[in-house]
Small-subunit ribosomal RNA, central domain from a metagenome, 354 nucleotides, folded computationally.
Context: one part of a larger RNA
RNA sequence: UUGGGUCUAAGACAUUCGUAGCUUGUUCUGUGAGUUCCUCGUGAAAUCUUAACUCUUAAGGUUAAGGCGUGCGAGGAAUACUGCAGAACUUGAGACCGGUAGAAGCAAGAAGUAUGGCCGAGGUAGUGAUAAAAUACGUUAAUCUUGGCCAGACUAACAACAGCGAAGACAUCUUGCUAGCACGGAUCUGACAGUGAGGAAUGUAGGCUAGGGGCGCAAAAGGGAUUAGAUACCCCUGUAGUCCUAGCAGUAAACACUGCUCACUAAACAUUAGUACCUCCUCGAGAGGUAUUAGUGCUGUAGCGAAGGCGAAGAGUGAGCUACCUGGGAAGUAUAGUCGCAAGACCGAAACUU
Numbered sequence: 001u002u003g004g005g006u007c008u009a010a011g012a013c014a015u016u017c018g019u020a021g022c023u024u025g026u027u028c029u030g031u032g033a034g035u036u037c038c039u040c041g042u043g044a045a046a047u048c049u050u051a052a053c054u055c056u057u058a059a060g061g062u063u064a065a066g067g068c069g070u071g072c073g074a075g076g077a078a079u080a081c082u083g084c085a086g087a088a089c090u091u092g093a094g095a096c097c098g099g100u101a102g103a104a105g106c107a108a109g110a111a112g113u114a115u116g117g118c119c120g121a122g123g124u125a126g127u128g129a130u131a132a133a134a135u136a137c138g139u140u141a142a143u144c145u146u147g148g149c150c151a152g153a154c155u156a157a158c159a160a161c162a163g164c165g166a167a168g169a170c171a172u173c174u175u176g177c178u179a180g181c182a183c184g185g186a187u188c189u190g191a192c193a194g195u196g197a198g199g200a201a202u203g204u205a206g207g208c209u210a211g212g213g214g215c216g217c218a219a220a221a222g223g224g225a226u227u228a229g230a231u232a233c234c235c236c237u238g239u240a241g242u243c244c245u246a247g248c249a250g251u252a253a254a255c256a257c258u259g260c261u262c263a264c265u266a267a268a269c270a271u272u273a274g275u276a277c278c279u280c281c282u283c284g285a286g287a288g289g290u291a292u293u294a295g296u297g298c299u300g301u302a303g304c305g306a307a308g309g310c311g312a313a314g315a316g317u318g319a320g321c322u323a324c325c326u327g328g329g330a331a332g333u334a335u336a337g338u339c340g341c342a343a344g345a346c347c348g349a350a351a352c353u354u
Stems, first nucleotide, its partner, number of pairs: 004325003007308002012322001014202004021195003025089007033082002035078008048066007092192001093189003096185003104178007111155002115151008126137002163170001207248006216242002221237004259321006267299001269297012303310002327354003337346003
């Protein structure tokens, strides 16, 4: 390189948008670039095949014809497919309209229980912790009961293999602004699409910079235990941090360890959101059912798979595009480069060893 692969053996970028590229619906007309056919020219020599001749023969040599050279050029023809140009269409895609569902995002305001602190009242000797203790707190009145105030964080039950979001993620209530999906209609545009190297944006926790805030929790640290020791597990404290604002960073078992899109391919059940209808009805925003679309799940046929298993939400059957893999270790190390305040991130070897 070809071939083969990527849930679990090596391997789907954390996610989306999107440039180039690649790929691309239906019908008609033209063109004839790709494509196919024909003719002509050209396609060195040697080598190869055949024939004749020639070194007495042979290998060899000479001459002639053919073949090879899979190509290139010119001319002519064909027009299914691809391309190009033009015209049209509506199924893909988008717009529009209608009524929904939603912890989707941002901002502001409000609330709730608990916790801690402060003040007042009551009350007296213990409290707290653990397997047991001790450190710790307490007569300067603790723990406990009760009233008030303050602070920061958080949002129980409802809560659901429920919902929404591209992913990360998102849960008290109200309001404002913003975005997207699904369903139904079929009014408009008329292929406007798919994927996507580079690129851009978003990206839990932890970390960093500056300024606030700091109830609880809690790396580091101190003390008490345990132990042979105990730089731990347990206990008492406790600082960064956790929270907010503005930036940086750009990584996770960022996982469904499963890239995105399209078409096709048995059934059963549950559930969420719509639509159309049927039955019941206490006529209610009620109950049950049928069909269908979109999602989320759970069984399972065919098929697939090394098996576990997957199975219309494929890991089935096909198509388009992208990323990635090539024995283990050395190693996600070294070096160079780019980015970063730093921590570090991205890219990423080899010697050697087996």